[in-house]
Context: one part of a larger RNA
RNA sequence: GAACGAACGCUGGCGGCGUGGCUAAGGCAUGCAAGUCGAGCGAACCUCUCUGCGGGGUAACCCAAAGUUUGGUUAGCGGCGAACGGGUGAGGAAUUCAUGGACAACGUACCCUGGACUCGGGGAUAGCGGCGGACUUCGGUCCUUUAGCGAAAGUGCCGGUAAUACCCGAUGAUCCCACAACAUCGCAUGAUGAUGUGGGCAAAGUUCCGGCGGUCUGGGAGCGGUUCAUGACUUAUCAGCUUGUUGGUGAGGUAAUGGCUCACCAAGGCUAUGACGGGUACCGGGCGUGAGAGCGUGUACCGGCACAUCGGAACUGAGACACUGUCCGGACACCUACGGGUGGCUGCAGCAACGAAUAUUCCGCAAUGGACGCAAGUCUGACGGAGCGACGCCGCGUGCAGGAAGAAGGCCUUCGGGUUGUAAACUGCUGUCAGGGGUUAGGAAUAAUGACCAACCCCACAGGAAGCACUGGCUAACUCCGUGCCAGCAGCCGCGGUAAUACGGAGAGUGCGAGCGUUGUUC
Numbered sequence: 001g002a003a004c005g006a007a008c009g010c011u012g013g014c015g016g017c018g019u020g021g022c023u024a025a026g027g028c029a030u031g032c033a034a035g036u037c038g039a040g041c042g043a044a045c046c047u048c049u050c051u052g053c054g055g056g057g058u059a060a061c062c063c064a065a066a067g068u069u070u071g072g073u074u075a076g077c078g079g080c081g082a083a084c085g086g087g088u089g090a091g092g093a094a095u096u097c098a099u100g101g102a103c104a105a106c107g108u109a110c111c112c113u114g115g116a117c118u119c120g121g122g123g124a125u126a127g128c129g130g131c132g133g134a135c136u137u138c139g140g141u142c143c144u145u146u147a148g149c150g151a152a153a154g155u156g157c158c159g160g161u162a163a164u165a166c167c168c169g170a171u172g173a174u175c176c177c178a179c180a181a182c183a184u185c186g187c188a189u190g191a192u193g194a195u196g197u198g199g200g201c202a203a204a205g206u207u208c209c210g211g212c213g214g215u216c217u218g219g220g221a222g223c224g225g226u227u228c229a230u231g232a233c234u235u236a237u238c239a240g241c242u243u244g245u246u247g248g249u250g251a252g253g254u255a256a257u258g259g260c261u262c263a264c265c266a267a268g269g270c271u272a273u274g275a276c277g278g279g280u281a282c283c284g285g286g287c288g289u290g291a292g293a294g295c296g297u298g299u300a301c302c303g304g305c306a307c308a309u310c311g312g313a314a315c316u317g318a319g320a321c322a323c324u325g326u327c328c329g330g331a332c333a334c335c336u337a338c339g340g341g342u343g344g345c346u347g348c349a350g351c352a353a354c355g356a357a358u359a360u361u362c363c364g365c366a367a368u369g370g371a372c373g374c375a376a377g378u379c380u381g382a383c384g385g386a387g388c389g390a391c392g393c394c395g396c397g398u399g400c401a402g403g404a405a406g407a408a409g410g411c412c413u414u415c416g417g418g419u420u421g422u423a424a425a426c427u428g429c430u431g432u433c434a435g436g437g438g439u440u441a442g443g444a445a446u447a448a449u450g451a452c453c454a455a456c457c458c459c460a461c462a463g464g465a466a467g468c469a470c471u472g473g474c475u476a477a478c479u480c481c482g483u484g485c486c487a488g489c490a491g492c493c494g495c496g497g498u499a500a501u502a503c504g505g506a507g508a509g510u511g512c513g514a515g516c517g518u519u520g521u522u523c
Stems, first nucleotide, its partner, number of pairs: 001523004006519005013396006019389002021354001027351002030349003035080003040077002043074004050067002054063003087307003096232008106224003111220007119169004128159004132143004148155002175200006182193004205212002233279003240270003245267008282304004286297004309330005332343004360386001362385003368382001369380004399429004409420004433464001435459006442453002467512005472493003478507005488495002
């Protein structure tokens, strides 16, 4: 000098764009953050239209069982999603990351594209009703609200019902498996293609139509899995380490290779080119600095990894060993009738605690994106915005012009004057920003749709808007007074003991300016 996720002191007008728990991966009150589909299914309830068993009435008409039609709501079964999006960096020095390869050892729901098909049957189960009471015209209606157990959380028996839920059968190949033998090719194991024989595997419907779907099997895209090489901090005051250890055979397991696991066999494997151990640390793109080489760093944004109170485990599923799923154990907290239960903010806000220190319990799905749905749409603390903080960068303003050989006041003085200083007053002018009022271009692509932002026009008034540090040298800027090695200053040299440009105050000046200084850290 530059930089910062900064903090502290003094000061503080406006706007734009960014950015904001670096400490306790310590604990959390409350609300929200993942739902959606009635065009898969039965059912219940509300509503509309029509018919009207029956009853009442002289009649008009009224009540009304049952059925029909329209629109709607949804607890449950079922489907898809919930493995994304969002957060954090504890762990991890390699099961990670980066770059470049390999898979002849692999997977893939939704999406695109090609081929073939979508036949027949069955048994359940949730919802629902009953397991209470009262009334009854015997059709039902009403009341309490799981009636038995239990404080609660929760838990049951019986009856019967639906499906794109579940199961069985049929058909089926270029699909899978086994065997036989052939051709072509290759970087080893082998790959691809064609042939024969035997065996095996599928489906679901729905809509008024158009359509939306279902099953099997090729190809693609995107996404993932595995593996190899190279690179990735420090320590020898860590020198030897290792028994599933190193390799083989066989088996199991996996989507898949493999000691991944197991049985048996052999005795190997790594190491001063640093094994093993200790410490520290998410990694990269980047970022800071620097002429560069380099050094330092990994906040925000993007990619990867890991984690979700701590530890362990699997289930479901195309995909998890799953942040707001399940089970078990621990710690902690809460409820309890003491028998037993419930919970997980490292999501968005917010709270206490910690700390030098870090924000609103805001608005909206209008835009972009996501889930579901034919759609309308619903959900979305992702996201878009607003709020707070000079935390950073950038822009603007706090007026402009005239105005004295120069007011007053202050300071200095050799008492003549000098300086503050065109500065003020005064005169004229302008209207950025802030303030008040009004009208809608644009962000909306599109007929509709704007949370919020913004544009344009008018009004009034110089009014509402300047500080901070420094002035001995380095280093731009000097005098007076006070103090008297005291009080104090200080980045280094150093200053202060009675004339201090170095301490404190005043005047003047210098620098930067809505900031200026100090501290910390990096180059």

Small-subunit ribosomal RNA, 5' domain from a Planctomycetota bacterium, 523 nucleotides, folded computationally. It matches the Rfam family "Bacterial small subunit ribosomal RNA". NCBI's taxonomy places the organism under Bacteria, Pseudomonadati, Planctomycetota. It was read from a public genome assembly.